[in-house]
Context: one part of a larger RNA
Molecule: small-subunit ribosomal RNA, central domain
Organism: uncultured bacterium
This record gives sequence, structure tokens and C1' cells, in this order.
RNA sequence: UUGGGCGUAAAGGGUGCGUAGGCUGUCUUUUUAAGUCAAUUGUGAAAUUCUGGAGCUUAACUCCAGCGCUAUAAUUGAUACUAUAAGACUAGAAUAUGGAAGGGGUAGAUGGAAUUUCCAGUGUAGGAGUGAAAUCCGUAGAUAUUGGAAGGAACACCAGAGGCGAAGGCGAUCUACUGGGACAUUAUUGACGCUGAGGCACGAAGGCGUGGGGAGCAAACAGGAUUAGAUACCCUGGUAGUCCACGCAGUAAACGAUGAGAGCUAGGUAUUGGAGAUUAAUUCAGUGCCGCCGCUAACGCAGUAAGCUCUCCGCCUGGGGAGUAAAAUCGCAAGAUUGAAACUU
Repeated sequence: UUGGGCGUAAAGGGUGCGUAGGCUGUCUUUUUAAGUCAAUUGUGAAAUUCUGGAGCUUAACUCCAGCGCUAUAAUUGAUACUAUAAGACUAGAAUAUGGAAGGGGUAGAUGGAAUUUCCAGUGUAGGAGUGAAAUCCGUAGAUAUUGGAAGGAACACCAGAGGCGAAGGCGAUCUACUGGGACAUUAUUGACGCUGAGGCACGAAGGCGUGGGGAGCAAACAGGAUUAGAUACCCUGGUAGUCCACGCAGUAAACGAUGAGAGCUAGGUAUUGGAGAUUAAUUCAGUGCCGCCGCUAACGCAGUAAGCUCUCCGCCUGGGGAGUAAAAUCGCAAGAUUGAAACUU
């Protein structure tokens, strides 16, 4: 490479938008004839191969004749399929209209509980902490309790196997702006679609830069314990950080360890949103559980497929060396991306 694969054995890109490219609905409509198919002609050297003969005593070998030679060009045709051009259609896609659902996003405002600190009152000897202690706080009046103030962060109950979002993720209340999806009704456009190398955008936590903020928590650090030791686990403290604004970074077990889209393939049950004028049957779209066919090495998956098929992209090819070295690109840095080999087994 071919073949075979990618839930857990190596392997789905963190996620979306989208360029090129690839693929692409229906028509018994027409057009062209590039691909495709057919015929004819030319070329396709000889030797070789194959077939039939001949010659060396045979064979190998040699010679003669014939077939054949993946192919290619020209000409003439065919038009089912692909393609081209024109036309028609509505089942894909999109738009309009309608009433609903939602922690979807951004900004602003507001609220109560709690922790901490401060002020004042009451009050007196302890408090805190642990397996047990000690460090620690407290007669300069702590802990407890009452009243008041400040400040920051997070939003109990509702809360759900529930909702929304492309993913990351999103949860107090209200307001403004704003994205997306589902359903229903007919109507409109008429294939406008799918995927997507590069590219662009978004992207938890931690980290970085500048300026704020700092209640609680808490890497580092200090002390007390434990221990043979204890650079830990436990305790008392505690700084970055955690929060905000702007910028960078671009990674995660970024997981459903399962790429996106389309069609087909038993049922049962629960639940969210819509339609069904209400209840209901039913139905559409989601979210779960069980389960048949089928699949699977097994576990399991099973209309939310890991079943049966199609299109496009990404990725894998024994373990270690190694996600390392070098180079390149990006970054303030940390580092990220791309990514070997020797050697070893």
C1' cells in the first nucleotide's frame, strides 16, 4: 500500500460556522454527446508467450506460419446511466403566520439567609480544636447573647431519571436587548441540499498581563501534632488565586471514552414541550428505562443503535523510546500545535 477497523482492545477532531472539493430529490419533457457503450480503420517493431508445423538421433534450442498483444487515435453511430443546457414539479431545505415552553446569551437594578470584621450593651472564665492533644484566641474581657454598621462572595427550599445550549456550560428576583429550537395552520420560494481539507469563531479549571476588589475558602509558606522519619494525611494560621473589567492563553477522563447528515427495521413503560377548543384516544419533537430481530470477543447496544444501507470528513496499524528530539508556526511566559529516528523488546 491493499485489506480491516475506531463505546471499553490502537483509533471520532473539544465544539460550531463555512471556502475549495466530494456527494446530491421527482419527470415516460427536450438539448448536447464530455464520461460510457458499439462498429470500422490506422497504430500497437522484432524477439518472448500461446497454437500448428519443420530442423539438429530426442529434448533444450533454432526456424516457418498463425493467433494474440491490458492500449491508443481518428471516423461513424447509440443515449439507459453520470454529466451539459433548457423546462416542469413538491416529498428535501427555507420563509411567512399563530399561540405556547425554557438555569440559552449580554447588560443593568434589587433582595434575603449565612460567614467574617468593626461599634455598643449584658455577662464571666473559659473558648476553639482533636482519635487524643498542642500550636491558637481570651481578665487589655474572649466564647455566648442582644442591637447596629461595613464588605465580599454564593444564591437553601422550589429541584426532578426535569429544562435550555453547538460544545464549554447555564440555577435568587425584576427589567431591557438578544440567539436558537419544537408544534400547528395553510400559504410562498422551488433542490436553494448534505458533508467539509485549509480557514474563521467559541472553548471548563488552572495559568499569564494591566487595573480594581478581597468576606469565606485556600496551592505556596509558618507553626502544632502524628511518625523510625513525615518536605504528607489531622489541627491552628496564611499569601497567590478564587471575584470584577479588558487582553492573552487554547488545553481536560473537553466522555455518551460513541463525528455529521439521510433512509429503513417488533413492542412495553415513564416523563418534558406542542397540537388535539378542556379531559382523553391519538399525534409531532425531545429526555430516560426495559426489551425483540439483528449486531458484538464479551460486556453490552437495541427507532437517542454499537442493527441494515448511502454520502462526506477525522483518525488507527505491536509495546517502550515519546507526545520526546529537531525544525516550523503561535505565545509575554508557562507552554501549545505539528511530530520523528537510533536503540530496545